Molecule: SAH (S-adenosyl-L-homocysteine) riboswitch aptamer
Organism: Betaproteobacteria bacterium
């Protein structure tokens, strides 16, 4: 200097598609291209990868949990 993996942040479905990744084209820089994609964020750990906590994270719907009121 660079980098892997595991778990937690309640669960599911639909839509969109920025970044990443892959494919295609190009000698390369790159591209009116295609596919994938909404945990990429935060925290705690290291293959026996613990138990947890907090704040967040596109849109819509359903369920669950907690709190408050009637």
């Nucleotide at each position: 200097c660079c980098u892997g993996c595991u778990g937690a942040g309640g669960a599911g479905c639909g839509c969109u598609g920025c970044a990443u990744u892959c494919c295609c084209c190009a000698a390369a820089a790159g591209g009116u291209g295609g596919a994938u994609c909404a945990g990429g964020c935060u925290c705690a750990g290291c293959u026996a990868a613990a138990c947890a906590a907090a704040a967040c994270g596109g849109c819509g719907c359903u369920c669950g949990c907690a709190u408050u009121g009637g």